[in-house]
Context: one part of a larger RNA
Molecule: small-subunit ribosomal RNA, 5' domain
Organism: uncultured bacterium
RNA sequence: GACGAACGCUGGCGGCGUGCUUAACACAUGCAAGUCGAGCGGGGUCCAUCCUGUGGCAACACAGGGGAAGACCUAGCGGCGAACGGGUGAGUAACACGUGAGGAACCCGCCCCGAAGACUGGGAUAACACCGGGAAACCGGUGCUAAUACCGGAUGCCCUCAGAGAGUCGCAUGGCUCAUUGAGGAAAUGGAUUCCGCUUCGGGAGGGCCUCGCGGCCUAUCAGCUUGUUGGUGGGGUAACGGCCUACCAAGGCUCCGACGGGUAGCUGGUCUGAGAGGACGACCAGCCACACUGGGACUGAGACACGGCCCAGACUCCUACGGGAGGCAGCAGUGGGGAAUCUUGCGCAAUGGGCGAAAGCCUGACGCAGCAACGCCGCGUGGGGGACGAAGGCCUUCGGGUUGUAAACCCCUUUCAGCAGGGACGAACAUGACGGUACCUGCAGAAGAAGCCCCGGCCAACUACGUGCCAGCAGCCGCGGUAAUACGUAGGGGGCGAGCGUUGUCC
Numbered sequence: 001g002a003c004g005a006a007c008g009c010u011g012g013c014g015g016c017g018u019g020c021u022u023a024a025c026a027c028a029u030g031c032a033a034g035u036c037g038a039g040c041g042g043g044g045u046c047c048a049u050c051c052u053g054u055g056g057c058a059a060c061a062c063a064g065g066g067g068a069a070g071a072c073c074u075a076g077c078g079g080c081g082a083a084c085g086g087g088u089g090a091g092u093a094a095c096a097c098g099u100g101a102g103g104a105a106c107c108c109g110c111c112c113c114g115a116a117g118a119c120u121g122g123g124a125u126a127a128c129a130c131c132g133g134g135a136a137a138c139c140g141g142u143g144c145u146a147a148u149a150c151c152g153g154a155u156g157c158c159c160u161c162a163g164a165g166a167g168u169c170g171c172a173u174g175g176c177u178c179a180u181u182g183a184g185g186a187a188a189u190g191g192a193u194u195c196c197g198c199u200u201c202g203g204g205a206g207g208g209c210c211u212c213g214c215g216g217c218c219u220a221u222c223a224g225c226u227u228g229u230u231g232g233u234g235g236g237g238u239a240a241c242g243g244c245c246u247a248c249c250a251a252g253g254c255u256c257c258g259a260c261g262g263g264u265a266g267c268u269g270g271u272c273u274g275a276g277a278g279g280a281c282g283a284c285c286a287g288c289c290a291c292a293c294u295g296g297g298a299c300u301g302a303g304a305c306a307c308g309g310c311c312c313a314g315a316c317u318c319c320u321a322c323g324g325g326a327g328g329c330a331g332c333a334g335u336g337g338g339g340a341a342u343c344u345u346g347c348g349c350a351a352u353g354g355g356c357g358a359a360a361g362c363c364u365g366a367c368g369c370a371g372c373a374a375c376g377c378c379g380c381g382u383g384g385g386g387g388a389c390g391a392a393g394g395c396c397u398u399c400g401g402g403u404u405g406u407a408a409a410c411c412c413c414u415u416u417c418a419g420c421a422g423g424g425a426c427g428a429a430c431a432u433g434a435c436g437g438u439a440c441c442u443g444c445a446g447a448a449g450a451a452g453c454c455c456c457g458g459c460c461a462a463c464u465a466c467g468u469g470c471c472a473g474c475a476g477c478c479g480c481g482g483u484a485a486u487a488c489g490u491a492g493g494g495g496g497c498g499a500g501c502g503u504u505g506u507c508c
Base pairs, nucleotide, nucleotide: 001507002506003505005504006503007502008501009500012380013379014378015377016376017375018373019372020338025336026335027334029333030332031331034080035079036078039077040076042074043073044072045071046070050065051064052063053062054061055060087291088290089289097215098214099213100212101211102210103209106208107207108206111204112203113202114201115200116199117198119153120152121151122150128143129142130141131140132139133138158185159184160183161182162181163180165178166177167176168175169174190196191195217263218262219261224254225253226252229251230250231249232248233247234246235245236244266288267287268286269285270281271280272279273278293314294313295312296311297310316327317326318325319324344370346369347368348367352366353364354363355362356361383413384412385411386410393404394403395402396401417449419444420443421442422441423440427435452497453496454495455494456493457478458477459476463492464491465490466489467488473480474479
């Protein structure tokens, strides 16, 4: 000097930030991912003409029935999203990260550009109805039905594979282009009002995957390590290369330039310090990685081996009719616990951004705000001017006086901030403002509501008196205290900083 700090004393206001560093301990409750009826069939509510009844001469009114088109709502099927956003740092010394390169070994939903196309058929199933089982969670049977759900057949610009050919290029395996033969591979012409969708291929944008060079901890009181181990062949698997996996064959591979083992640790942009070199750290913000009660596994999907999905095992908690079930805050708040220590079970989708939708819109604890905390940084205030050879009081005194001290009183003045009252935004181009009657502006009253903490032996700025008497105590180091203590305690005075001041811890 610095801090995500804590502790002690003290505490007026504002702006902007920051706030479980410990138990990746356990969690009550609420909320945090939905949306589309313009994909589909149902169901529900409303509803005209109409039918019946009552009243009436009639128009018509009332009650009941029925219910088209249509409007609204929606459990289910279907689509997209849920792999983003948000949290945490346990694990990881690793191509995890940073940086540079390679992929002639790769993938991609939505979006953009370009080209071509969508022909013809079929069978189901949820919802629903009925029946049944169960305490529940839920489940079974029979029957019916739709689609942008599912499945055949056709076609093939094109794509994939196989065979043989030509041209061309390169960086080894090889790449690219052209023509040809064979095999295989599409679709929803659906919805709507503009338009949105479907299929195949090529390209782009952006993202992902893989490989390699280099870089960044401690330990030799760890010196040898290794059998899928190192390489090859065949096969499997993957989007793809690969010992990734498998069978066989060979006997290799790494290491004092530190293998292997142990310890510690998410990495980086950066942060702190320092003249720099360097050292230490990696909170907030941003990029990447890893994890989601513990361990394992796959499914779906363009994308996961998936925080608020599934299955299995385990520990724990809860419900139960004892047969069986339910759960996972390292999301936002909040609770218990641990701890020196870390916040509200708030408001709003107004803005920005995201998901779905043609849109209206819906959802969004992302986010925007507010609340709490001097936790930090910055700014402001607690008044300004005048005022005595100098009140009183306190303290000291050589008793003369000195000092507190222009300090106070007193006189004049001002009104920041806080207070009260009136007006009142920007943030939003139309409608829409949580913040918020906030910021800000104006007016009013009155010095009025607002100062402490540490230190005074040397280092180190600031001295006297009394008390105490190696006691009580102080202390960062040196050291003070045993009867005159500037070092302990109190007082007066002084010094330093100031809504803070000290102490402790850690780093430079």